[in-house]
RNA sequence: GGGCCGAUGGCGCAAUGGUAGCGUACCUCCAUGGCAUGGAGGGGGUUGAGAGUUCGAAUCUCUUUCGGUCCA
Numbered sequence: 001g002g003g004c005c006g007a008u009g010g011c012g013c014a015a016u017g018g019u020a021g022c023g024u025a026c027c028u029c030c031a032u033g034g035c036a037u038g039g040a041g042g043g044g045g046u047u048g049a050g051a052g053u054u055c056g057a058a059u060c061u062c063u064u065u066c067g068g069u070c071c072a
Base pairs, nucleotide, nucleotide: 001071002070003069004068005067006066007065010024011023012022013021018055026042027041028040029039030038031037048064049063050062051061052060
């Protein structure tokens, strides 16, 4: 220098163009004499950044940043 893959709540990951979810963690409540544990509820993400296409983009296109991997 070139090819490919990845970036989404604190963490780990989903989401085949149509209101961004799950697990875990966190907070509240219930059960227990208490802890562990279980159950119910709640808060938290403008999807790495910028632009484009579209009625509508995490998703498609372009540019760019960072990480991984391969080739030279």
This is a predicted structure of a 72-nucleotide RNA (transfer RNA) from a Candidatus Levyibacteriota bacterium.
Rfam family: tRNA. The family's RNA type in Rfam is transfer RNA. Gene Ontology term of the family: triplet codon-amino acid adaptor activity.